Model confidence (mean pLDDT): 78 of 100. Bacterial RNase P class A from a Rhodospirillales bacterium, 380 nucleotides, folded computationally. A source record names the gene rnpB.

RNA sequence: CCAGACGGUCGGAUGGCCGCUCUUCGUUGCGCGCGAGCGCGGCGCGGGGAGGAAAGUCCGGGCUCCACGGAAACACGGUGCCGGGUAACGCCCGGCGGGGGCGACCCCAGGGAAAGUGCCACAGAGAGCAGACCGCCGGUACGCCGCGAGGCCGACCGGCAAGGGUGAAAGGGUGCGGUAAGAGCGCACCGCGUUCCCGGCGACGGGGACGGCACGGCAAACCCCACCGGGAGCAAGACCAAAUAGGGGCGGCGCUCAAAUCCGUUUCCGGAUCGCCGCCCGGGUAGGUCGCGCGAGGCGCCUGGCGACAGGCGUCCCAGAUGAAUGGCCGUCACCCGCCUCGGCGGGGACAGAACCCGGCUUACAGGCCGUCUGGCACC
Numbered sequence: 001c002c003a004g005a006c007g008g009u010c011g012g013a014u015g016g017c018c019g020c021u022c023u024u025c026g027u028u029g030c031g032c033g034c035g036a037g038c039g040c041g042g043c044g045c046g047g048g049g050a051g052g053a054a055a056g057u058c059c060g061g062g063c064u065c066c067a068c069g070g071a072a073a074c075a076c077g078g079u080g081c082c083g084g085g086u087a088a089c090g091c092c093c094g095g096c097g098g099g100g101g102c103g104a105c106c107c108c109a110g111g112g113a114a115a116g117u118g119c120c121a122c123a124g125a126g127a128g129c130a131g132a133c134c135g136c137c138g139g140u141a142c143g144c145c146g147c148g149a150g151g152c153c154g155a156c157c158g159g160c161a162a163g164g165g166u167g168a169a170a171g172g173g174u175g176c177g178g179u180a181a182g183a184g185c186g187c188a189c190c191g192c193g194u195u196c197c198c199g200g201c202g203a204c205g206g207g208g209a210c211g212g213c214a215c216g217g218c219a220a221a222c223c224c225c226a227c228c229g230g231g232a233g234c235a236a237g238a239c240c241a242a243a244u245a246g247g248g249g250c251g252g253c254g255c256u257c258a259a260a261u262c263c264g265u266u267u268c269c270g271g272a273u274c275g276c277c278g279c280c281c282g283g284g285u286a287g288g289u290c291g292c293g294c295g296a297g298g299c300g301c302c303u304g305g306c307g308a309c310a311g312g313c314g315u316c317c318c319a320g321a322u323g324a325a326u327g328g329c330c331g332u333c334a335c336c337c338g339c340c341u342c343g344g345c346g347g348g349g350a351c352a353g354a355a356c357c358c359g360g361c362u363u364a365c366a367g368g369c370c371g372u373c374u375g376g377c378a379c380c
Base pairs, nucleotide, nucleotide: 001376002375003374004373005372006371007370008369009368010367012333013332014331015330016329017328018327020049021048022047023046025044026043027042028041029040030039031038032037051351055362056361058360059359060358061357062356063233064232065231066230076229077228078227079226080225081095082094083093084092085091096110097108098107099106100105111224112223116222117221118218119217120216133164134163135160136159137158138157139156140155143152144151145150172190173189174188175187176186177185191213192211193210194209195208196207197206198205199204237290238289239288240287247281248280249279250278251277252276253275254274260273261272262271263270264269297316298315299314300313301312302311303310304309335348336347337346338345339344340343
């Protein structure tokens, strides 16, 4: 210098003017209250005002309400190598095993297939109680060629599974021996199984002995095993509370010369059921307040740990809207692009925007910066 791998980080800076929203303080208007004061609004000054993903709403929690006597089982859903971290997780860290890359490094739902059921398309002779198409070998009788040794074609009866062919997969692999040809038929190594020893917390790794090979693959098919799991969500939920309509209570008036029923024994009389007015109470709606911004919080340093992370000390307070603020204009500088007279001119701004909060994952993203490492080239 070129090509690449991994991790972290930024997401323009600054000034002026005019606004928006929240808020400390001051001041002022109105209302309420005996008062201290409280509520609503205006103004002034000061302070705060989107993100790394605020997004998708996929996973885990906090919080709230509902349900529930405890435990277990069953059903359903989820997770799935080992160890650790965490409030928890399907997240993260460190390992193991498998695969890819020359390498830095990357990828993997990665428990169980000798408990059972099921499936293995097409092709192929044969796909799960395996199989013989081509082929190889032996035998039988015949034919043809050749002087001969022998060779060739087809037929039949057998042997074989080495080679070819099909397939994602064909009942271990490579080599030597062996044989008519072959075959774990025999042997060596590798693989596999059983068992023992050693190392490791463990996943697992290493080694020895025995076994000639039985036990194909698929569990993101059912299933088995282990572990986890009540439901709904801030429109959760709590409080204050009009107008109108309706409900209840008390009091007054009216009507019983109208009707009926009930109560006090019948008549009489009185009361209730009815209507109107006033006061009070309670529920819900509109509206308002809270929930709602001090939190598994941010930053810095130290300590422990390979690390995720944990502990300690110091420091900071950092959006809370609700018909929903976070904006507009003009400069300067920086960055990118284009043009030329090389110093100017013109143009440009990614993905996207809180709505109860937090930890993750995933997805989107113009451009830039930093660090570690790998491969190659050149030079010293």
Background: The source organism's lineage runs through Bacteria, Pseudomonadati, Pseudomonadota, Alphaproteobacteria and Rhodospirillales. Rfam family: Bacterial RNase P class A. It is annotated as a ribozyme.